Predicted 3D model of a 76-nucleotide RNA (transfer RNA) from a Planctomycetota bacterium. It matches the Rfam family "tRNA". Rfam links the family to the GO term triplet codon-amino acid adaptor activity. From the family's description: Transfer RNA (tRNA) molecules are approximately 80 nucleotides in length.

[in-house]
RNA sequence: AGGGCAGUGGCGCAACUGGUAGCGCAGCUGAUUCCAAAUCAGCCGGUUCGGGGUUCGAAUCCUCGCUGCCCUGCCA
Numbered sequence: 001a002g003g004g005c006a007g008u009g010g011c012g013c014a015a016c017u018g019g020u021a022g023c024g025c026a027g028c029u030g031a032u033u034c035c036a037a038a039u040c041a042g043c044c045g046g047u048u049c050g051g052g053g054u055u056c057g058a059a060u061c062c063u064c065g066c067u068g069c070c071c072u073g074c075c076a
Stems, first nucleotide, its partner, number of pairs: 001072007010025004019056001027043005049065005
């Protein structure tokens, strides 16, 4: 320098052909318990890496960047 993959709550991941973002863990509250753990019920938490564009509508499509990982090449 060229190419590929990925970036979504605190963490790990979903989200089909563009249609208003969900699951598990963690956290909080309650039940249960002598107390706790476990279990059960419920709750909270995300402007989807950033800018711009397309569209009635973008996590999703286009574009320019940033970060991480992988492959190839060049110089020394």

The organism belongs to Planctomycetota, within Bacteria. Its mean pLDDT, the model's own confidence on a scale to 100, is 80.